Transfer RNA from a Candidatus Liptonbacteria bacterium, 72 nucleotides, folded computationally. Lineage of the source: Bacteria > Bacteria candidate phyla > Candidatus Liptoniibacteriota. Rfam family: tRNA. By type it is a transfer RNA. Rfam describes the family as follows. Transfer RNA (tRNA) molecules are approximately 80 nucleotides in length.
[in-house]
RNA sequence: GCCAGAGUAGUUCAGUGGCAGAACACUUUCAUGGUAAGAAAGGGGUCGGGAGUUCGAUUCUCCCCUCUGGCU
Numbered sequence: 001g002c003c004a005g006a007g008u009a010g011u012u013c014a015g016u017g018g019c020a021g022a023a024c025a026c027u028u029u030c031a032u033g034g035u036a037a038g039a040a041a042g043g044g045g046u047c048g049g050g051a052g053u054u055c056g057a058u059u060c061u062c063c064c065c066u067c068u069g070g071c072u
Stems, first nucleotide, its partner, number of pairs: 001071007010024004018055001026042005048064005
């Protein structure tokens, strides 16, 4: 330099056009003589950045950034 994949909650990931979610973690409460395990509730996201298409974009298109793999 070229090709492909990935970027969404603190972490690991789902979500292929119409209310942004799960698990773990965190907080509170319950429960216990106490701790762990367990149960319930809650907080936390400018969906990597910008532009375009669309009534509507995490999702489609283009450019850029970062990471991973391959080729040279």